[in-house]
Context: one part of a larger RNA
């Protein structure tokens, strides 16, 4: 000191296990906030650090329904209580909710400090306490009111809205670079990240001044084809379309204006005029401009107004100075439409719940659910637990059934409020149909299209029509032909997401994996900071967690006893490899 072999010590792999994750499907919701979020700060517990829940009425206080035997969360004792006169519990709906935080009476180094007005408490009076109310801004009345007459600025109240937050989707304003081009600039990455605004459950887009080619189509928007075509393109690298077809959906509509009419305000200043026809009346009326409220209109095969002419068209009452007719208007009845608004019945769904079949006997074992023998139920043989593997033990599952009270939906019944109830056709160059507009020049963006023959769309700046006998567009640009009507708005549904909730599902992990987190983690710890970021799971079927006795130091650790199937499960606690360390034996130097 090898080697071997037996038995330990270490260590924590491996194997089984999952309270956590990941990833989709369905359905639900898609917001919350000054009536004070969202996160928090600091308190409430008989002893209570800390999670958790709660807020000065504090692990909670009322009611209202669910349930039914036990309870004061995690949390075991200990003290003391509740609860069949229903407690803990689950729901719902109130009640109460300290400071801080948009933070909003004023400051502030958040959760702290200071104050002003009102009402109350208290004092002799103050100091003190309590409760209300005091932030900007926008839009509405309303008062008030300068320089400066009328005014207008500003000031004062009152009302209502805004403001922070939020995982992605969405719209719009800016807008990189590493990269690719095997180097690099145009190019590409890429309108991507990022940065700001804005907005809803979807936004955005939409109802042709589209496309299309001599045939027609027929508003957005989404997928799949046309297609890696066609084009662009230091014709490099790469970008990369449409027409046209299939499908998912389907929804069309309103203003401006012309004209007619009411009100206000100029301005002409008694002329005309009051619907028509006839008489009688009547006069701050008429005209004309502008602003307003109502009718009217809403179109490209032009389409409206207005004016002629033709035809049509429920009733009933009322109206304009009077009476007749004739027309006009208004109301009410009746009717009639939906992409309306409130509300009620009723119905569904949701936010707690109930009912819910069907097994024994043996044998092994610690322990039946397992063997063995013999049954039963299945609209239930999805699932988990139970001392091993249980359709018939226990929770559940099919299927049924259920809400006082909230919420969401349906509402074709009922009621109120809106809305329409007339039009129809001929003629026509009388009016009207989105102007600093459309087009054009220069300059830049979008489009597949990098300035090209470059149309087409938005912008900047400067010029700048026509108006229907008119414009736009069909890829320069003309000319024919086609189509279409811009300079106003609105418009569900197919589409995009998933921070949250419910279900369910896995040839998805299984504790170096899956989340960074199965355990008190965004913790411990690191950093000024912005910001980075762990490790960490598993006795047993049930604490039955080891009474008592020795040895020690009133330790630590251990030896017995004792529990348990078992303790080399004894809590440093299933397995317990590997490295690495011993004891013993044999053998070899």
């Nucleotide at each position: 000191g090898g080697c071997a072999g037996a038995c330990g010590g270490g260590g924590g792999a491996u194997g089984c296990c999952u309270u956590g994750g990941c990833a989709g499907c369905a359905g639900u919701a898609g917001g919350c906030g000054a009536a004070g979020a969202a996160g928090g700060a600091c308190g409430c517990g008989g002893c209570g650090a800390g999670c958790u829940g709660c807020g000065a009425a504090a692990a909670g206080c009322u009611c209202c329904g669910g349930g039914g035997a036990g309870u004061c969360g995690c949390u075991c004792a200990c003290a003391g209580g509740c609860g069949u006169u229903g407690a803990u519990c689950c729901g719902g709906a109130g009640g109460a909710a300290u400071c801080c935080g948009a933070a909003u009476g004023g400051g502030g180094g958040a959760a702290c400090c200071c104050c002003g007005c009102u009402g109350g408490g208290g004092u002799a009076a103050a100091g003190c306490c309590c409760a209300g109310c005091g932030a900007g801004u926008c839009c509405g009345g309303c008062c008030u009111g300068a320089a400066u007459c009328c005014a207008u600025a500003g000031g004062g109240c009152c009302g209502g809205g805004c403001g922070g937050c939020g995982a992605a989707c969405c719209c719009g304003g800016g807008g990189a670079a590493g990269u690719g081009a095997a180097a690099c600039a145009u190019c590409u990455c890429a309108g991507u990240a990022c940065c700001c605004g804005g907005a809803g459950g979807a936004a955005g887009a939409g109802a042709a001044a589209u496309c299309a080619a001599u045939a027609g189509a027929g508003a957005u928007u989404c997928c799949c084809c046309a297609a890696g075509u066609a084009g662009u393109g230091g014709c490099g690298a790469g970008c990369g379309a449409a027409c046209g077809g299939g499908g998912a959906a389907g929804a069309g509509c309103c203003c401006a204006a012309a004209c007619c009419u009411c009100c206000g305000c100029c301005a002409u200043g008694u002329a005309a005029g009051g619907u028509c026809g006839a008489a009688g009346c009547c006069g701050u009326u008429g005209u004309g401009g502008c602003g307003g409220g109502g009718g009217g209109g809403u179109u490209g095969u032009c389409g409206g107004a207005g004016g002629c002419a033709a035809g049509g068209a429920g009733g009933u009452g009322c109206g304009a100075c009077u009476u007749c007719g004739a027309g006009c208007g208004c109301a009410c009845c009746c009717g009639g439409a939906g992409a309306g608004g409130a509300a009620c019945a009723u119905c569904c769904g949701u936010u707690a719940g109930g009912c819910g079949a069907a097994c024994g006997g043996u044998c092994u074992g610690g322990a039946a659910a397992g063997g063995c023998c013999g049954a039963c139920c299945a609209a239930a043989g999805g699932g988990g637990g139970u001392g091993a593997c249980a359709g018939u033990c226990c929770c559940g599952u099919a299927g049924c059934c259920g809400a006082a009270a909230g919420c969401g939906g349906a509402g074709c019944g009922u009621u109120c409020c809106g809305c329409c109830g007339a039009c129809u056709u001929g003629c026509g160059a009388u009016c009207c149909g989105g102007a600093g507009u459309a087009c054009c020049a220069c300059c830049g963006g979008g489009c597949c299209c990098g300035a090209g023959a470059a149309a087409c769309c938005c912008g900047g700046u400067g010029g700048g029509a026509a108006g229907c006998a008119g414009g736009g567009a069909a890829g320069a640009c003309c000319a024919c032909u086609u189509u279409c009507c811009a300079a106003g708005g609105c418009u569900a549904a197919a589409u995009a997401c998933u921070c949250a909730c419910u279900g369910c599902u896995g040839a998805c992990c299984g504790a170096u994996a899956g989340u960074g987190a199965a355990c008190c983690a965004g913790u411990a710890c690191c950093g000024u900071g912005a910001g980075g970021g762990a490790a960490a799971g598993g006795c047993g079927a049930a604490a039955a967690g080891a009474a008592c006795c020795c040895c020690g130091a009133a330790c630590a650790g251990g030896g017995g006893a004792g529990u348990g199937a078992a303790a080399u499960a004894g809590a440093a606690c299933c397995u317990g490899a590997a490295a690495c360390c011993g004891u013993c034996u044999g053998c070899c130097u």